RNA sequence: AACACAUUUUGGCAAACUAUCGGAAACGGUAGGACGCAAAGCCAUAGGGACUAAGGUGUCUUUACAUUUGACACUAUGUCAGCCUGGUUGCUAAU
Numbered sequence: 001a002a003c004a005c006a007u008u009u010u011g012g013c014a015a016a017c018u019a020u021c022g023g024a025a026a027c028g029g030u031a032g033g034a035c036g037c038a039a040a041g042c043c044a045u046a047g048g049g050a051c052u053a054a055g056g057u058g059u060c061u062u063u064a065c066a067u068u069u070g071a072c073a074c075u076a077u078g079u080c081a082g083c084c085u086g087g088u089u090g091c092u093a094a095u
Base pairs, nucleotide, nucleotide: 006095007094008093012037013036017032018031019030020029021028022027035082041088042087043086046085047084048083049080050079051078055075056074057073058072059071060070
C1' cells in the first nucleotide's frame, strides 16, 4: 500500500398504515410513517414467477337487435426490481 473477514461510526433507502393526486384495476407519484435493507440504486425488450383485465376473444344469458343487457372463462400490450436468478452502475470512516 492493496485485498478479505468481523464489529462499530457517519450518512443512505423506506414495508404496513394514513392523507392526497394519477389510473378501469393491479399499481404508482408526493407528504407523513418505519417493517426491514449492504445495492431495498437502475434495467419488466434477459429468463422464470406473481398481480390486474381497460380492450379483445369465447361461452351462456338478455332483447335495449347490432352504435349489444348481464354473467363467467381466457388473454398484457398494463403492473411488481422490497419474489428469485440475471445484467449494469456505485459509496464507505475507525478498530
Source information: This is a predicted structure of a 95-nucleotide RNA (c-di-GMP-I riboswitch aptamer). The model forms 95% of the base pairs in the Rfam consensus. The coordinates come from a structure-prediction model, not an experiment, and the mean pLDDT is 80. It was read from a public genome assembly, where an Rfam model found it.